[in-house]
RNA sequence: GCUCCUGUGGCGCAAUGGUAACGCGGCUGCCUUGUAAGCAGCGGACUGUCGGUUCGAAUCCGACUGGGAGCU
Numbered sequence: 001g002c003u004c005c006u007g008u009g010g011c012g013c014a015a016u017g018g019u020a021a022c023g024c025g026g027c028u029g030c031c032u033u034g035u036a037a038g039c040a041g042c043g044g045a046c047u048g049u050c051g052g053u054u055c056g057a058a059u060c061c062g063a064c065u066g067g068g069a070g071c072u
Base pairs, nucleotide, nucleotide: 001071002070003069004068005067006066007065010024011023012022018055026042027041028040029039030038048064049063050062051061052060
């Protein structure tokens, strides 16, 4: 320098163009002499950034940017 993959809560990950799900973790309550386990509930991501297409974008397109892999 070229090609490809990837960026979504604290972490790991889903989501055929139609208001982002789940697990772990966190918090609250119940239970317990107490802790853990168990049970019930709560909050937390407007999706890397900026534009474009569309009635509507996490999703499609472009640029930029972070990370990874391969080639030279």